Predicted 3D model of a 583-nucleotide part of an RNA (large-subunit ribosomal RNA, domain V) from Solanum lycopersicum. It matches the Rfam family "Bacterial large subunit ribosomal RNA".
Context: one part of a larger RNA
RNA sequence: CCUGCACCUGGACAGAAAGGCCCUAUGAAGCUUCACUGUUCCCUAGGAUUCGCUUUGGGCCUUUCCUGCGCAGCUUAGGUGGAAGGCGAAGAAGGCCUCCUUCUGGAGGGCCCAAGCCAUCAGUAAGAUACCACUCUGGAAGAGCUAGAAUUCUAACCUUGUGUCAGGACCUACAGGCCAAGGGACAGUAUCAAGUAGAUUGUUUCUAUGGGGCGUAGGCCUCCCAAUAGAACGGAGGUGUGCAAAGGUUUUCUCGGGCCGGAUGGACAUUGGACUUCGAGUGCAAAGGCAGAAGGGAUCUUGACUGUAAGACCCACCCGUCAAGCAGGGACGAAAUUCGGCCUUAGUGAUCCGACGGUGCCGAGUGGAAGUGUCAUCGCUCAAUGGAUAAAAGUUACUCUAGGGAUAACAGGCUGAUCUUUCCCAAGAGCUCACAUCGACGAGAAGGUUUGGCACCUAGAUGUCGGCUAUUCGCCACCUAAGGCUGUAGUAUGUUCAAAGGCUUGGGCUGUUUGCCCAUUAAAGCGGUACGCGAGCUAGGUUUAGAACGUUGUGAGACAGUUCGGUCCAUAUUUGGUGUGGG
Numbered sequence: 001c002c003u004g005c006a007c008c009u010g011g012a013c014a015g016a017a018a019g020g021c022c023c024u025a026u027g028a029a030g031c032u033u034c035a036c037u038g039u040u041c042c043c044u045a046g047g048a049u050u051c052g053c054u055u056u057g058g059g060c061c062u063u064u065c066c067u068g069c070g071c072a073g074c075u076u077a078g079g080u081g082g083a084a085g086g087c088g089a090a091g092a093a094g095g096c097c098u099c100c101u102u103c104u105g106g107a108g109g110g111c112c113c114a115a116g117c118c119a120u121c122a123g124u125a126a127g128a129u130a131c132c133a134c135u136c137u138g139g140a141a142g143a144g145c146u147a148g149a150a151u152u153c154u155a156a157c158c159u160u161g162u163g164u165c166a167g168g169a170c171c172u173a174c175a176g177g178c179c180a181a182g183g184g185a186c187a188g189u190a191u192c193a194a195g196u197a198g199a200u201u202g203u204u205u206c207u208a209u210g211g212g213g214c215g216u217a218g219g220c221c222u223c224c225c226a227a228u229a230g231a232a233c234g235g236a237g238g239u240g241u242g243c244a245a246a247g248g249u250u251u252u253c254u255c256g257g258g259c260c261g262g263a264u265g266g267a268c269a270u271u272g273g274a275c276u277u278c279g280a281g282u283g284c285a286a287a288g289g290c291a292g293a294a295g296g297g298a299u300c301u302u303g304a305c306u307g308u309a310a311g312a313c314c315c316a317c318c319c320g321u322c323a324a325g326c327a328g329g330g331a332c333g334a335a336a337u338u339c340g341g342c343c344u345u346a347g348u349g350a351u352c353c354g355a356c357g358g359u360g361c362c363g364a365g366u367g368g369a370a371g372u373g374u375c376a377u378c379g380c381u382c383a384a385u386g387g388a389u390a391a392a393a394g395u396u397a398c399u400c401u402a403g404g405g406a407u408a409a410c411a412g413g414c415u416g417a418u419c420u421u422u423c424c425c426a427a428g429a430g431c432u433c434a435c436a437u438c439g440a441c442g443a444g445a446a447g448g449u450u451u452g453g454c455a456c457c458u459a460g461a462u463g464u465c466g467g468c469u470a471u472u473c474g475c476c477a478c479c480u481a482a483g484g485c486u487g488u489a490g491u492a493u494g495u496u497c498a499a500a501g502g503c504u505u506g507g508g509c510u511g512u513u514u515g516c517c518c519a520u521u522a523a524a525g526c527g528g529u530a531c532g533c534g535a536g537c538u539a540g541g542u543u544u545a546g547a548a549c550g551u552u553g554u555g556a557g558a559c560a561g562u563u564c565g566g567u568c569c570a571u572a573u574u575u576g577g578u579g580u581g582g583g
């Protein structure tokens, strides 16, 4: 070296199971609730099934009857109109009694008596009386209709009956007929409407994001980053309007600052001088602009117009921006001109739907209308601002599916801020003396053991802390052996050079690594090895399902809070290793 046998498992990111953790999906399901939209139960009201007689009081309509006093006037004149006569033995005037009202009059009834009374006329007054009609204010009586309340009736309807009948026995099984009793227009039922239970249904519960969550943001404007253009969870700020003048035109003016002078008067009021070119001002952020101006005044006004538009800028699209010119009818100005808002750039919202107005549009056989179109205007923190719906929150450790190493937790990798080690300079400490020893402020390296950053392999799986077992390596050296320096007398130390051969304990507490403690020792080193090692062991911790405490949440539930309990598979193909054969 080749080839066996028996063993051990470090590797084959070994096998097993399209990862259960994490993220994504306009995926699913369970559960919750003051998420949204329904449904049912329940409750309430109306009319129906559903009829009768009373009483009571409300409303409406209608019939009859009364009521009405300013002053003047014979008088208690509601208003208007007609009217010259009307009433009376069917009892006029008058007297007595009674009722109502009170301004003291009116009306009704009864009795006595028995033939007239009133109006016209006159007079007063705004208006003239008898009588008739209509009508107003307030009231009385009656009829009708009607919603309500209360009592009651019985015939609907309901309940009970060990009352009775039942044709072929029974019916004290239910149901049926008759009868009796109780209730009774209630209840019950169907219908329609208001309210209302996660009891139940179907769903929703945004995105960006140096993983996700928490936080923050989401449209538009200005500047920097940014020397074409241009990003970021890069930096600094604004905005969701205002103005009938802060618009148009014509005309006119110059601001601000410091200096000097001048009563009160001062740093600063008003006033004069000379200097300063823009430092003031611009409705508001910033930038870019703007001095006889785009800034400050004044006059007259409404172009903050109607119908259009060549040509350009910007640009994925939709949007957005500038604009000469033409027509109409105007404003200012002597005129040329200027004027389709504002020094410019923010001050915003598509489509559908709805509303108001106009319209010489259409009008389902025709004429209309309803309705539609069209023009103008209006209604959205649709602000998650290119707006999914008119209308929507949570939880899952009971979970599931599809995927993702496009994306986190372990390990590896890159980096090396942090960390560890080291070097340079040397202010200073060291009685004196920077460098025996220590070394500030600074500066340069190395390492890859910490905490991180990144997200590059792995999500059709790379098993995670600690312990046990048996190993191996580095040296920045804990001990042992040999040196240098010393602020080395000796002993014991300090510091440093070379050096990895060997060695580096036993216990208590805790799941612990770590740490603290006890007793020793020459010493009780620091690290790497997938924070070495679970196809070698364990399973105390973390990290499923059960349960509890505290806290939190309305709740389902949650908690790098605590606590008790909780399935660790595997016959070794190969490589590697150990032992032992053969060639």
Stems, first nucleotide, its partner, number of pairs: 001583008010575003015569001022404004027400002029396004035203002038200002042195001044193001046191001048189002052152001054150003058146003062142005068136001078135005085118003094112005100106001157183005163178003206218003215233001219239006240385001241283001242342002247301002250298004255279001256276002259273003281290002284347001286345003305328004311322003317386001330339002353379003357375003362371001411458001412456001413454003417451001419447004424442001428438002465540001466538003472528004479502002483496003505519005546564004550559003